[in-house]
c-di-AMP riboswitch aptamer (ydaO/yuaA leader) from a Thermoleophilia bacterium, 129 nucleotides, folded computationally. Rfam family: c-di-AMP riboswitch aptamer (ydaO/yuaA leader). Rfam's curators write: This family represents a conserved RNA structure found upstream of the ydaO and yuaA genes in Bacillus subtilis and related genes in other bacteria. Of the family's consensus pairs, 96% are formed in the model.
RNA sequence: UAUUUCUUGUAGCCGAGAUCCGCCUGUGGCGGAUGCGGGGGAACCACUUCCGGGGCGAAUUCCCAGGGGAUAGGGCACUUCCAGGCCCGAGCCCGACAGCUAACCUCGUAGGCGUUUGGAAGGGCAACG
Numbered sequence: 001u002a003u004u005u006c007u008u009g010u011a012g013c014c015g016a017g018a019u020c021c022g023c024c025u026g027u028g029g030c031g032g033a034u035g036c037g038g039g040g041g042a043a044c045c046a047c048u049u050c051c052g053g054g055g056c057g058a059a060u061u062c063c064c065a066g067g068g069g070a071u072a073g074g075g076c077a078c079u080u081c082c083a084g085g086c087c088c089g090a091g092c093c094c095g096a097c098a099g100c101u102a103a104c105c106u107c108g109u110a111g112g113c114g115u116u117u118g119g120a121a122g123g124g125c126a127a128c129g
């Protein structure tokens, strides 16, 4: 110095919503690229527009009815499995119009919050020994 093993410690979540570069009137703003996500859009096939239709999203449906209950579905802290527990089950948009859809075109890259249940297995990083 390198490798292996043991011991100890450690890691934020939902969401596509991150990283890098450049410029400027500079602590913010603008632009570009990559990555990630969404929409539109042939043939073939499929469907039928007043109970209008459609998109994003887990957020759909039913019952009682002034507000509740249940439910399809979704989330819970390194990953997976098992057990247990908790939570969500909203909202917004297009505007007469869009099925799928290669080429192609186009949009977004926000916001909101906090977890330490137990067992088994497996990895990442770091440190004295």
Base pairs, nucleotide, nucleotide: 006129007127008126009125010124012113013112014111018034019033020032021031022030023029024028035109036108037107038106039105040104045099052097053094054093055092056091061070062069063068064067073088074087075086076085078122079121080120081119082118083117